[in-house]
RNA sequence: AGAGUUUGAUUCUGGCUCAGAACGAACGCUGGCGGCGUGGAUAAGACAUGCAAGUUGAGCGAAAUCUGCAGGUAGUAAUAUUUGCAGGUUUAGCAGCGUAAGGGUGCGUAACACGUGAGUGAUCUGCCUUAAAGCACUGAAUAACUGCGAGAAAUCGCAGCUAAUGUAGUAUGUGGUCCCGCAUUCAAUUGUGUGACUAAAGUCGGGAUUACUGACGCUUUAAGAUGAGCUUGCGCCCUAUCAGCUAGUUGGUGAGGUAAAAGCUCACCAAGGCUUAGACGGGUAGCUGGUCUGAGAGGACGACCAGCCACACUGGAACUGAGACACGGUCCAGACACCUACGGGUGGCAGCAGUCGAGAAUUUUUCUCAAUGGGCGAAAGCCUGAAGGAGCGACGCCGCGUGGGGGAUGAAUGGCUUCGGCCCGUAAACCCCUGUCAUUUGUGAACAAAUCUUGCAUCAUAAUACGUUGUAAGUUGAUUGUAGCGAAAGAGGAAGGGACGGCUAACUCUGUGCCAGCAGCCGCGGUAAUACAGAGGUCCCAAGCGUUGUUCGGAUUUACUGGGCGUAAAGGGUGCGUAGGCGGCCGGGCAAGUCUAUCGUGAAAUCUUCAAGCUUAACUUGGAAACUGCGACGGAAACUGCCUGGCUAGAGGUUUUGAGGGGAAGCCGGAAUUCUCGGUGUAGCAGUGAAAUGCGUAGAUAUCGAGAGGAACAUCAGUGGCGAAAGCGGGCUUCUGGAAAAAAUCUGACGCUAAGGCACGAAAGCUAGGGGAGCAAACGGGAUUAGAUACCCCGGUAGUCCUAGCCAUAAACGGUGCAUGUUUGCCGUAAGCAGAAUAAACCCUGCUUGUGGCGUAGUUAACACGAUAAACAUGCCGCCUGGGAAGUACGGUCGCAAGACUAAAACUCAAAGAAAUUGACGGGGGCCUGCACAAGCGGUGGAGUAUGUGGCUUAAUUCGAUGCAACGCGAAGAACCUUACCUAGCCUUGACAUGCGACUAUUAGUUGUACGAAAGUAUGAUGAGGUAGCAAUACCAGGUCGCACAGGUGCUGCAUGGCUGUCGUCAGCUCGUGUCGUGAGAUGUUGGGUUAAGUCCCGCAACGAGCGCAACCCCUUUUCCAUGUUGCUAACUAAGUUUAAUCUUGGUGCACUCUGGGAAGACUGCCUCGCCUAAACGAGGAGGAAGGUGGGGAUGACGUCAAGUCAGUAUGGCCCUUACGGCUAGGGCUGCACACGUACUACAAUGCCGGAUACAAAAAGAAGCAAUACCGUAAGGUGGAGCAAAUCUCGAAAAUCCGGCUCAGUUCAGAUUGUCGUCUGCAACUCGACGACAUGAAGCUGGAAUCGCUAGUAAUGGCGCAUCAGCUACGGCGCCGUGAAUACGUUCCCAGGCCUUGUACACACCGCCCGUCACAUCAUGAAAGCCAGAUGUACCCAAAGAAGCAUUUAUGUUUUUAAGGUAUGACUGGUGAUUGGGAUGAAGUCGUAACAAGGUA
Repeated sequence: AGAGUUUGAUUCUGGCUCAGAACGAACGCUGGCGGCGUGGAUAAGACAUGCAAGUUGAGCGAAAUCUGCAGGUAGUAAUAUUUGCAGGUUUAGCAGCGUAAGGGUGCGUAACACGUGAGUGAUCUGCCUUAAAGCACUGAAUAACUGCGAGAAAUCGCAGCUAAUGUAGUAUGUGGUCCCGCAUUCAAUUGUGUGACUAAAGUCGGGAUUACUGACGCUUUAAGAUGAGCUUGCGCCCUAUCAGCUAGUUGGUGAGGUAAAAGCUCACCAAGGCUUAGACGGGUAGCUGGUCUGAGAGGACGACCAGCCACACUGGAACUGAGACACGGUCCAGACACCUACGGGUGGCAGCAGUCGAGAAUUUUUCUCAAUGGGCGAAAGCCUGAAGGAGCGACGCCGCGUGGGGGAUGAAUGGCUUCGGCCCGUAAACCCCUGUCAUUUGUGAACAAAUCUUGCAUCAUAAUACGUUGUAAGUUGAUUGUAGCGAAAGAGGAAGGGACGGCUAACUCUGUGCCAGCAGCCGCGGUAAUACAGAGGUCCCAAGCGUUGUUCGGAUUUACUGGGCGUAAAGGGUGCGUAGGCGGCCGGGCAAGUCUAUCGUGAAAUCUUCAAGCUUAACUUGGAAACUGCGACGGAAACUGCCUGGCUAGAGGUUUUGAGGGGAAGCCGGAAUUCUCGGUGUAGCAGUGAAAUGCGUAGAUAUCGAGAGGAACAUCAGUGGCGAAAGCGGGCUUCUGGAAAAAAUCUGACGCUAAGGCACGAAAGCUAGGGGAGCAAACGGGAUUAGAUACCCCGGUAGUCCUAGCCAUAAACGGUGCAUGUUUGCCGUAAGCAGAAUAAACCCUGCUUGUGGCGUAGUUAACACGAUAAACAUGCCGCCUGGGAAGUACGGUCGCAAGACUAAAACUCAAAGAAAUUGACGGGGGCCUGCACAAGCGGUGGAGUAUGUGGCUUAAUUCGAUGCAACGCGAAGAACCUUACCUAGCCUUGACAUGCGACUAUUAGUUGUACGAAAGUAUGAUGAGGUAGCAAUACCAGGUCGCACAGGUGCUGCAUGGCUGUCGUCAGCUCGUGUCGUGAGAUGUUGGGUUAAGUCCCGCAACGAGCGCAACCCCUUUUCCAUGUUGCUAACUAAGUUUAAUCUUGGUGCACUCUGGGAAGACUGCCUCGCCUAAACGAGGAGGAAGGUGGGGAUGACGUCAAGUCAGUAUGGCCCUUACGGCUAGGGCUGCACACGUACUACAAUGCCGGAUACAAAAAGAAGCAAUACCGUAAGGUGGAGCAAAUCUCGAAAAUCCGGCUCAGUUCAGAUUGUCGUCUGCAACUCGACGACAUGAAGCUGGAAUCGCUAGUAAUGGCGCAUCAGCUACGGCGCCGUGAAUACGUUCCCAGGCCUUGUACACACCGCCCGUCACAUCAUGAAAGCCAGAUGUACCCAAAGAAGCAUUUAUGUUUUUAAGGUAUGACUGGUGAUUGGGAUGAAGUCGUAACAAGGUA
C1' cells in the first nucleotide's frame, strides 16, 4: 500500500466481498511446562447450607466459674457444702462507638446524573489536628434480675427490685446565639456596647493517699483538615411519520420549612414561562478517566483497574444519627417462598463460595488474618469471604521445551512416473553427544517491620512511678518444604491445526460424475475436477490452529481534513420575500472573535519516553513528558465583529427616447368548416392497401344565392420579439407591468441569497351557470386478424370555448439553481446610440443589451462544454449516497373528489448504470456483385419402374450420414463370401504377433475312417528335416499344457491426429514501425475513380510487408522447328482385281494428317474517342488463329459451423476376456397399409415401325479382348486367326434417304404376369442378369410449389471405363456427335461484399425481453375483533408515616398518600378468518408491449 467482481473487450460511476488489528468471547480438532493477568456479558430470575460487623468489663449493675485467704456446717479425715474478702476468666442485658465505610450490581436515569471550570457573600461536617476556657451541685426512672401469666412457636403482658460515661433539673458563662444602638463596607461582614438565652461524666494509673500528677474521656468556643449539600457556564445518543408544551405552571408579596438559596410548601395577586439554535413527546442508554481501531481527523465501545452516580424482592414512608430516607435496620402494602397446633409467624446472596433455571457461554460450598487496609478497644487483642494466597478453565499475553552433531547401499514402506527414474530424504536406521522442562531425591529462602514483654539508657517530674525517645534480647509466615540451588537416570515423557482455482504462500494421483458435495466474493461438480472426497507431497502458523459472532480499518462508500448533482443517484416548475448566512471604499474608537506572555486546574492508573526490579519477556516500580481542555490576569489591534464620521465604483430614484404575439377589459373584421332556406342538376358520393359500415331517386355529391352560429386567426413568420416560469400571434381603443439605450443629476451600501411563508403555475380533471361550428376520450358500427376490447374507416357524447371557483401536477428540459468578478478569437441576427457618408436615407464602422453558429486555452469518464461555461474563483439555497421492493405502506397535512405533498421497513440480488469501442443484426439508408430476379430453353411435383431415406414390421431387418452442406450418400457393384446383424452348433493362449517355462518324438507334411449342416470332435495310416557334436544329447523348426498376452466394426468425432464438407474461388484476413486516443481501439484497409478482384491509379499520418486475387502449372485453339513406327500416302513407281471408277498390295517418300518433344504468339503493345487535367480504366477500330483474366481444369486466405468421420487407418481414456473375442451353417441387410428425395421410361406425328445408308472421340484388354466362319428367331453357343496393343480386338446412335402408320389409350407406352430358354457361379427358392413367345396396367404433358442452364452452353444422341464370377448400372466417372433461345434491366425474392446509421443483442434476431393467469415458498400492509404492556384525566376506597386540631394522654379526627378499584382517552407490541400488492423459483399457459423506423417511432 491494495485486490476480486458488471463487459466480447474498455474507461468511468457504483455497490458487494477479501487481505489487517482487536475481544470478558463461544464452537470444532488437538494439547508438554511455567510466569503474569482474567472468568455469569443471558434471567435486577428463584435460592438450600455455611460464612461476610462487630467491639469495649479501663462506662454500669448482675450472673456463672476458677484461684487464694479467713470463718461456719457435716464427716475421724480426705473431702463436700456455705459465708465474706481479694484476684482472674467468661458473658445475656443497660450504655458508648461502629453498623451511612468496605464489598456487589447497572434496574432506573437523557438528568446539574456525569465530565470540566467557576460560585457558596446561601451551608453542614462524628472521629482527627491546633488553640483557649471549663468538667460544681441535685433528682427521677429503666433493662437485666425475681414472681405470676398468655402462646405450638415467634414473642409478649402484669407486678416488684437496681446501676451507669443512660436520662432530667439547678449553678457558673471564657466563649457562643438573638434583639437593639454606633462605626465600617457596594453588599455580606467586621469591630464595639446594653439586655436576654445557653455546657459538662466519668474511668484507669503513679504517688508522700482529702490537697499533687499522668493518660483516656466529657463540655463550650475559634481555626484547620477531611467529607458532604446546594447553585451555575460549557460539553453530553437517535427520532419532526413527536410542533406546540405548561396552572405550582412563570413571577411578586407574606408566612411556613431546611444545615442552607429557592414554588421547596402554602395563602393572595399578576399572566406569565419554554420552543425550529428543536420545547413537549417517543426510543435507547449508568457517566467518566479510558479501551479498540485509524497516518490523522474520526468511528465504535465503557469488561478488569480508578473517580462519580443509582439501586438492594416490588412500591411507599419515616425514625435514629455528624452522616441514611439505610444491601446483611424499622413500619406498611404487594408478589413469591417456608414453618404452623390454622389461631398466627418468618424470609430477602445485584456480599464470598455454592444450587436450580434460562443460555453458545463464564470457576472452589478452599486457606489465612502472616502482609496491606478497616471497625472497636488504653492496650493485649477480637472481628474482617475487604485483602493476601492457593485451586479450576490454553480465556488472553509472555517465556521455554519436544533434542544437537555426524550419517548415502541415497535402505524399506508409501506416492508419482515419459518405466529411464524421481519425491519423501540426512529424513530414518546406525554412531557420538547434551541434559533445558518434566520425573525421583536432597537442601532451602525473601516478603518481618512493627506491636508487645523484659533489661539498659535518655527527657520530663518531687519521683527510681506513669509517660517520651533510643537501644539490646525474645516473640509473629496462610502461601510453603513453595521459589531458588544441588545430585541421579535416560533421547528417554512432550505436535498439532488449517490451507494448497484466483484474490493468497503452497500440485499431483485415485474415486465420484450437475450426484455426493464445496463456497468469504468470483464461482467449482453433467467421465480425464490442481475447486467435491481420500491419499502422497507442499505452504502457513505452532501448544495451539481454524470457524462463527462483534468493532474499527481498508471505505475519499457521509468527503472538517476529503466527494458530488448536463447524460451515471442528485438543481426545488417559477418568482417575491421573513428568519438566517454572506457582504464595497477611506478614517476614528472598543476589544467580543483572533494572536500571545504568565498563573491556576486538567486525580491516580493508562499511552509515550528514560531508567530500575523479577535469569529474559509479559508484568511491576521510579522519574519525565503528555493530557491538544477549562478558567483567571496582562499585552497586540492587521483581519472579522460592534459603535461612530465620511465616500461613490454596488444598488436605487428623476429626465429623454425608441422596440416588443408582456398583461387586462371593451369593440370590430374577413377567409374557411358545418347547418338552414331557395335555384340549377342527376346517380352516385364518401372512404381505403383493398373494402365495407355511412350518405343519396323522400334528389345527395357538385354548383349559384341568401342566412344562422361557434371556434380559430393563413400569408407576414425568421435558431426573430416579449415575459419569472407556465406562456403570448387578425385589427382598433382604454388601463397597466417590465427590460434596454443615451446622457446629466440625486440618495449614499439602501446589497446578494433565501429554510419556513406567500403568489403564479400547460394539459387533463372537478363544482355551478352558459355555449357548442369543427375536432374528439368513452361508446356503436365496418374492416384487418388465429384473435384485435388496437393501429385503418363511418359515426359520436363528455371535453375542448366563456364566467366564477377548485386542483398544483408534466420529458414544468438547456434534463444545466441564483448573484458577482476574471479569462485568446471568428461569423450571423434583433433593438438602441454614436461616427462617417448622403439632398435625405439605406448600406458601412464602433459601443451597449439580447439571441444563435464555430472554436483557442481550460475542463470532462467520455460524449461534449467553451464570455449565454460544464473554464477559473466567491457567497447563499436545494438535492444525492448500489439495484429492486417504492415514490409504495402506515401516520400526518391539503383537496368536493380524483389525488397531491411528506415518506419508510421487512425481504431480495451482485450487480443496476453512464459514455465510448469492435462485431452481429434491422420489416434503416447508400453503392456493388452473383442463372439471385427478370428474359428464355428444358425439367421436377401427376403415372409406372429403379434407387436411397423415414416410418412400420421383424429373431435380425447391422452401422453411420439428417436444412442449404443427409436421402443413385460411405457402397467403384449384399445370392454364399462381403457382414459388422439374428438363430443354432462349436473353440478358449485362441484365426493372427512376440516372449518365458515345462512336456512331447515317428515331429513337419501327406492321406483316411466315424458322427455331423459345416465348423469341429474322436480315432487311424504313412512319414521328410536343419545347426553343433564321434555319439549321447543340445538348439532351431513343429505340437501340447501353462503364464504374460492376443483380439474387439464395443463406447466416447463433445478427449484427439489426419482427411473432408460449407460459407466461397466470395475478396477478403492480418502484421511491423509510426501517429492519434486515459483506454478498448483507430489509422493503414476510409475517400474520388476503376476492376472479375484490397485489380490498379490519384489523394491522404501514414510508410511498408505477409496470407489471399492475378500470374507461374495442365488441357484446348494458331503457327514454326526437328522427329517418322505400329501413324500418313500428295507425287513417283511395281504388281494384282474389276465393265468401270482410281480399288488392293509392295517400294520410294515424310509434303499433308497425326503422335510425343521443343519454340513462337496476346502485352491494352498500336490508333481514335470518353473520363474536369493526368493516370488507372472504359468504348470502338486495325492487325491477328485467338483481344482485353481467349475457353476449361488444378489451385480454396484468416476463420465459422464443439459441421462429418473412433465403421478406412492411427490414437488417449473407459469397457469385455470360456466372451462384447474366434469358427461354421442357415437366415437377414432385398421384409411393406404408407411418406419424401434422386433418376429412368413415357404419355407420342419435330413421333413410332420397317428397310437402306454416313461420320467419332476417349478408353479397356491375359483366369483378358476376341476377328473371319458356322449353329440358334434371340439371349447365346461352337471355334479360335490376331493382340500384353498408334500394328490385334470391341463398335456408334441421333442425323440422312425410302416406305408404312393418321390422332386412336393407338403400329404410343411398356409395367405386371405365364410358359420356355441362355449365361455366370459349389449354389440363382428367399434373392441375379439376359432372351423368345404370349399378356398389355397406369399414363393423353401433370395443383400449390420448385430445380438447372448465358455458348460449343442448355437440350438431345450414342460410346467407353472402374467396381465385377455374374449382376439390380436406369447410378458414378469420362468421351465424342447434332446443336439452340434469351438477358430491357436491378424495383422486387435469395445470397454475398463495402461504407454509414440505430441498438437494451455479444450463445450475437433461432437474440433480448414484458405483463396477466396457474403452482410453491418467504417477508410485509389492511382487517371484524382478541390479548398484553406502558400511560393521561376524573372519581371511589385508603395502610403505614408525617403535620395539624381536640383530648380523659388511652386515643380520636382532618389533610396528604403507596397499593387497589371504576369510567374514559390516547400510545406501543403481539395475534387474527379473509384480503392487497411484493419478492423468489432449469425447462407451465396466453399473447408479443419494449430494444432496429421493433414492424402504429
This is a predicted structure of a 1497-nucleotide RNA (small-subunit ribosomal RNA) from a metagenome.
The sequence is in RNAcentral, with records from SILVA.